[in-house]
RNA sequence: UUAUCACGAGUGGCAGAGGGAUGGGCCCGAUGAAGCCACGGCAACCCAGCGCAAGCGAAGGUGCCAAAUCCCACAGGGGGGCACACCUGAUGUGACCA
Repeated sequence: UUAUCACGAGUGGCAGAGGGAUGGGCCCGAUGAAGCCACGGCAACCCAGCGCAAGCGAAGGUGCCAAAUCCCACAGGGGGGCACACCUGAUGUGACCA
């Protein structure tokens, strides 16, 4: 810089109290959190391969596998009498550039 985020996907071992980025909320956790290891899976951003192309594909590089990106926040926008909801930016991730 750009694309994308209401879909999807977990078991076992070690370990032993935290975790969901931050603040608030609400949750998960001794019927075992984080972390590490093994094996597995999801997805299809890059990409091997196939194809004129659309696209397919899933070997390899990432990412991910509670809950809508768990919900809200801060700024902008228009809608609405209010309540309020929506969109964009933002966070995360990928690819590219420096």